Source information: This is a predicted structure of a 108-nucleotide RNA (SAM riboswitch aptamer (S box leader)) from uncultured Leptobacterium sp.
RNA sequence: UUAUUAAGAAAGGCAGAGGGAAUAGACCCGAAGAAGCCUUAGCAACCCUUUAUCUAUUAAAGAAGGUGCUACGUUCUACCACAGUCCAAACGGACUCAGGAAAGAUAA
Repeated sequence: UUAUUAAGAAAGGCAGAGGGAAUAGACCCGAAGAAGCCUUAGCAACCCUUUAUCUAUUAAAGAAGGUGCUACGUUCUACCACAGUCCAAACGGACUCAGGAAAGAUAA
């Protein structure tokens, strides 16, 4: 820089109190064992392999190898916008929402 980011897939061993990226709030997970490390298994199909097409970032199939991943949507919200509901005399506030941005993650 580009693409993807609501799908999918867990057991065992060591370890021993934290963890869900960071800040704040919320909501969760955790001594019926968190993080981390190791082993095995699996998911997916970015790189990759094969075939077809014959040049287009094409289609189908595959999974040996390089990564990645295997609670909760990237757990949710934060910034901008649409619509709706509620509260309020008004200013305004609260909630819902498969929009966008930002940040993050992964791959090339």

NCBI's taxonomy places the organism under Bacteria, Bacteroidota, Flavobacteriia, Flavobacteriales, Leptobacterium. Its mean pLDDT, the model's own confidence on a scale to 100, is 81. The model forms 97% of the base pairs in the Rfam consensus.